[in-house]
Context: one part of a larger RNA
RNA sequence: CACCGCCCGUCACGCGAUGGAAGCUGGAGGGACCCGAAGCCGGUGAGCUAACCGCAAGGAGGCAGCCGUCUAAGGUCAAUUUAGUGACUGGCGCGAAGUCGUAACAAGGUAGCCGUAGGGGAACCUGCGGCUGGAUCACCUCCU
Numbered sequence: 001c002a003c004c005g006c007c008c009g010u011c012a013c014g015c016g017a018u019g020g021a022a023g024c025u026g027g028a029g030g031g032a033c034c035c036g037a038a039g040c041c042g043g044u045g046a047g048c049u050a051a052c053c054g055c056a057a058g059g060a061g062g063c064a065g066c067c068g069u070c071u072a073a074g075g076u077c078a079a080u081u082u083a084g085u086g087a088c089u090g091g092c093g094c095g096a097a098g099u100c101g102u103a104a105c106a107a108g109g110u111a112g113c114c115g116u117a118g119g120g121g122a123a124c125c126u127g128c129g130g131c132u133g134g135a136u137c138a139c140c141u142c143c144u
Stems, first nucleotide, its partner, number of pairs: 003108001005105001008101002011098001013095004018090003023085006031077004039070001041068004047063003052059002111132009
């Protein structure tokens, strides 16, 4: 490469990441409850018992055993949190080029845009209110 211009959205294809999601799997820190080893401590201690007391019998002390509190691990439950995965689903980005139209840019051929409501394959359309960041024509004011 300058209107044979620019440009918008749906749709189709490919790629990429991502949101939602019944559910599934794992991690983390706690909670409630169940169970509860060893050990300390407490109780008991009819069994056992060298040193102490006693002439002796026996006693003191100690030990086993038993019971209990605490308690690691383990188990159950419902939650919290955090990752992964997940039928299906939503949009997003990119891609040579494809499909449908032509919404915007000139008064873009219905001026455009903003808010809102309804409608529509899609850009969008319509109603109501608002703005000029609207062209054209006329007039007023101002500047050169």